Large-subunit ribosomal RNA, domain IV from uncultured bacterium W4-21b, 362 nucleotides, folded computationally.

Context: one part of a larger RNA
RNA sequence: CACUCUCUAAGGAACUCGGCAAAAUAGCCCCGUAACUUCGGGAGAAGGGGUGCCUUUGUAGGGUGAAGCUCUUCGCGAGUGGAGCCCGAAGAGGUUGCAGUGAAAUGAGCCAGGCGACUGUUUAACAAAAACACAGGUCUCUGCUAAGUCGAUAAGACGACGUAUAGGGACUGACACGUGCCCGGUGCUGGAAGGUUAAGGGGAAGCGUCAGAAUCCUUCGGGGUUUGAAGCGCUGAACUGAAGCCCCAGUAAACGGCGGCCGUAACUAUAACGGUCCUAAGGUAGCGAAAUUCCUUGUCGGGUAAGUUCCGACCUGCACGAAUCGUGUAACGAUCUGGCUGCUGUCUCAGAGAGUAACUCG
Numbered sequence: 001c002a003c004u005c006u007c008u009a010a011g012g013a014a015c016u017c018g019g020c021a022a023a024a025u026a027g028c029c030c031c032g033u034a035a036c037u038u039c040g041g042g043a044g045a046a047g048g049g050g051u052g053c054c055u056u057u058g059u060a061g062g063g064u065g066a067a068g069c070u071c072u073u074c075g076c077g078a079g080u081g082g083a084g085c086c087c088g089a090a091g092a093g094g095u096u097g098c099a100g101u102g103a104a105a106u107g108a109g110c111c112a113g114g115c116g117a118c119u120g121u122u123u124a125a126c127a128a129a130a131a132c133a134c135a136g137g138u139c140u141c142u143g144c145u146a147a148g149u150c151g152a153u154a155a156g157a158c159g160a161c162g163u164a165u166a167g168g169g170a171c172u173g174a175c176a177c178g179u180g181c182c183c184g185g186u187g188c189u190g191g192a193a194g195g196u197u198a199a200g201g202g203g204a205a206g207c208g209u210c211a212g213a214a215u216c217c218u219u220c221g222g223g224g225u226u227u228g229a230a231g232c233g234c235u236g237a238a239c240u241g242a243a244g245c246c247c248c249a250g251u252a253a254a255c256g257g258c259g260g261c262c263g264u265a266a267c268u269a270u271a272a273c274g275g276u277c278c279u280a281a282g283g284u285a286g287c288g289a290a291a292u293u294c295c296u297u298g299u300c301g302g303g304u305a306a307g308u309u310c311c312g313a314c315c316u317g318c319a320c321g322a323a324u325c326g327u328g329u330a331a332c333g334a335u336c337u338g339g340c341u342g343c344u345g346u347c348u349c350a351g352a353g354a355g356u357a358a359c360u361c362g
Stems, first nucleotide, its partner, number of pairs: 002356007010348002014346001019343001027051005036041001038174001052095005061087004068080004096100001108341007115333002120132002136172007148158003175328004180258003185255002187251005194246003200240002205235005212227006259277005286320001287317001298314005
């Protein structure tokens, strides 16, 4: 020097990304307890006081309830009775130490905000959270041999020995108040007139092969050319032929989307108003420098002596916005952010001590 501890003058977060760590609080009894609230909570809120031992005294009081006695329907009955046993204050007086929950164990608290309603779940071994789940909400599929799922195309099984108040899928996520406009694109549902459209049906027509026929040549054995029935084979038009697609509607708590330019009021500024272009429709309510704001430490206010964080506003929303939910919200949280009280070796700024490790000697 290191590790694990103990103590420390004065100050008390000046430390630091940040009170990380440590300190502090603490049991029980009594008093007392705010905003807010879903009236349950918040709450052990906060904030105070008491606490040992002895005497009164095992007292007051409480619990249990035997024997005995009386009645008796003779019952393991009823009443009375109070023994024994158990629990056990408060008050008063006294006494003692620095200190009485005398050691150990044993909540620090408050204010404001973000997120998530909550209890729960998760990355076994760097993440416990604002992520997942959740009760609740909505949409959608499914009429039972259900839909859906597992399985080798199966048998079979789950769903379910359930039956639409049931089961599957998707999204949202308690509760309160709400959830606007767009169906042009994509998807889904419905429709069937027309267009397009497969295999199949159909078989016009064409071609190949070939008996034979005609004709030419011939060494008389045959050969060449043309034509060519039936059969067999190849190709194959018209016509016919579903769903789908095109098409016509509906549907956004389906996937998704939700404008630009110019002018205008008797100071200025701004624009309730007007014009114009485009679109399927041009962002409503609410919120807003936000877990979203680049410019940006925006501007104003609060808090501080001093505040890129924080809180309240403003709105110029680079690039919020309504179940990929919007805005609030009591309670809850080993959550995140800011502030305050208490408290402290975190620090000013270090020091002392104990044990261990190490080192030296043995």

About this RNA
The RNAcentral record of the full RNA draws on ENA and SILVA.